[in-house]
The RNA shown here (c-di-GMP-I riboswitch aptamer) has 87 nucleotides and comes from Thermincola ferriacetica.
RNA sequence: UCCCGAUAAAGGCAAAAUCACUGAAAAGUGAUGACGCAAAGCCAUGGGUCUAAGGUGAUAAAUCACUAUGAUUGCCAGGUUGCCGAA
Numbered sequence: 001u002c003c004c005g006a007u008a009a010a011g012g013c014a015a016a017a018u019c020a021c022u023g024a025a026a027a028g029u030g031a032u033g034a035c036g037c038a039a040a041g042c043c044a045u046g047g048g049u050c051u052a053a054g055g056u057g058a059u060a061a062a063u064c065a066c067u068a069u070g071a072u073u074g075c076c077a078g079g080u081u082g083c084c085g086a087a
Base pairs, nucleotide, nucleotide: 004085005084012037013036017032018031019030020029021028022027035074041080042079043078045077046076047075048072049071050070054067055066056065057064058063
C1' cells in the first nucleotide's frame, strides 16, 4: 500500500413518526427523533421500484390505461473519495 472488518479507539450518518415549507404526485428540505448503517459519503451510468404534471388512446360523461423528461444511492450493481488497524 492492497485485501479484510474487531465486544478496539476517535468519531460520522440518521429509519419510522411528528411539525413546517416546496412539489401535480412520487418525493425532497429543515427541526425533533433513532430503526439501523463499515461507506446509510458522492455520482442517476446499467437494472429494479415509485409517481404521471405534460402527452397519447379509450369513454356520452365520470373516469380508465400507457408513457419519464420526475423521484429513489437507506433497492441492487458499477464508478469514485475517505477514518482506524486487531485477526
The coordinates come from a structure-prediction model, not an experiment, and the mean pLDDT is 90. It was read from a public genome assembly, where an Rfam model found it.